[in-house]
Background:
Transfer RNA from a Candidatus Nealsonbacteria bacterium, 84 nucleotides, folded computationally. Rfam family: tRNA. By type it is a transfer RNA. About the family: Transfer RNA (tRNA) molecules are approximately 80 nucleotides in length. Rfam links the family to the GO term triplet codon-amino acid adaptor activity.
RNA sequence: GCCCAGAUGGCGGAACCGGCAGACGCGCUAGUUUCAGGGACUAGUGCCCUUACGGGCUUGUGGGUUCGAAUCCCACUCUGGGCA
Numbered sequence: 001g002c003c004c005a006g007a008u009g010g011c012g013g014a015a016c017c018g019g020c021a022g023a024c025g026c027g028c029u030a031g032u033u034u035c036a037g038g039g040a041c042u043a044g045u046g047c048c049c050u051u052a053c054g055g056g057c058u059u060g061u062g063g064g065u066u067c068g069a070a071u072c073c074c075a076c077u078c079u080g081g082g083c084a
Base pairs, nucleotide, nucleotide: 001083002082003081004080005079006078007077010026011025012024019067027045028044029043030042031041032040033039046057047056048055049054060076061075062074063073064072
């Protein structure tokens, strides 16, 4: 230099065909149970603003296509692999 694969909440990881982003698990928070802890069970858990209702943002970064993009297109960054 060329080719291939990948990057998604705190972590792992799904969404394969463009149609509620974050299923599921772990972790965390609160509660119940316990003398206490552990375990079990119930509820909640991306970020920001708001007293609340509600609103905005978010799939490595920046653009594009589209009514609509994690998903398609372009450029770039980083990681892993292959060729020379």